[in-house]
């Protein structure tokens, strides 16, 4: 470092109508989260300098999210390969 198992793992809602096996579910409405992933910006890198160029968990919030499941940056072990 790059796949890959396993384990840890944040946030964020409510109003109406319907419907229900009463666990939820389906449409509207406005409202809210940021840690898939996209995008800005940028300390830094890189270069004598400038430019190119990389570059966040910071910004936006397209996208996704807002009971569980799921998914989750990131973290730690294990196994493979460069």
């Nucleotide at each position: 470092u790059c796949a890959u198992g396993c384990g840890g793992g944040a946030g964020a809602g409510c109003c109406c109508g319907g419907u229900u096996c009463c666990g939820g579910c389906c449409g509207g409405g406005c409202g809210c989260c940021g840690a898939a992933g996209g995008a800005g910006c940028a300390a830094c890198c890189c270069c004598u300098c400038c430019c190119c160029g990389g570059a966040a968990c910071c910004u936006c919030u397209c996208a996704g999210g807002c009971a569980c499941c799921a998914g989750g940056a990131c973290c730690g072990c294990g196994u493979g390969g460069g």
Molecule: Glycine riboswitch aptamer
Organism: uncultured Pseudonocardia sp.